[in-house]
RNA sequence: GUGAACGUAAAGGGAGAGAUUGCUGCGCAAGCGGCGGCGCCGAAGGAGCAAGCUCCUGCAACUGUAAGGAGUGAAUCUCUCAGGCAAAAGGACUUUUACCGGACGC
Numbered sequence: 001g002u003g004a005a006c007g008u009a010a011a012g013g014g015a016g017a018g019a020u021u022g023c024u025g026c027g028c029a030a031g032c033g034g035c036g037g038c039g040c041c042g043a044a045g046g047a048g049c050a051a052g053c054u055c056c057u058g059c060a061a062c063u064g065u066a067a068g069g070a071g072u073g074a075a076u077c078u079c080u081c082a083g084g085c086a087a088a089a090g091g092a093c094u095u096u097u098a099c100c101g102g103a104c105g106c
Base pairs, nucleotide, nucleotide: 001106002105006101007099008098009097010096011095012094013093018038020037021036022035023034024033025032026031039085040084041083045081046079047078048077052072053071054070055069056068057067058065059064
């Protein structure tokens, strides 16, 4: 000097499920909210775990075995605490561009 993953910024894409219902607040109205009921959704966040790995016990006998237990352990899977169920907003993830740092390697 180059420079992956990751990070930041800008722009673009981005699903699901009730414009449900009772009471009620504001408002002339349109409409906008609050507290509940019932029914749903999974892609903010959060939680759970398979193989594998580690440890302990057991067996065998000195490093094996894998019977039992514990720990660790991913997701767009599972749960639905949170969040959401017209549009808007939000949105995991993703594309492009720019930038900072940047291991190994060269």
The prediction has a mean pLDDT of 76. The RNA shown here (Glycine riboswitch aptamer) has 106 nucleotides. The model forms 91% of the base pairs in the Rfam consensus. It matches the Rfam family "Glycine riboswitch aptamer". Gene Ontology term of the family: glycine biosynthetic process. Rfam describes the family as follows. This family represents the bacterial glycine riboswitch.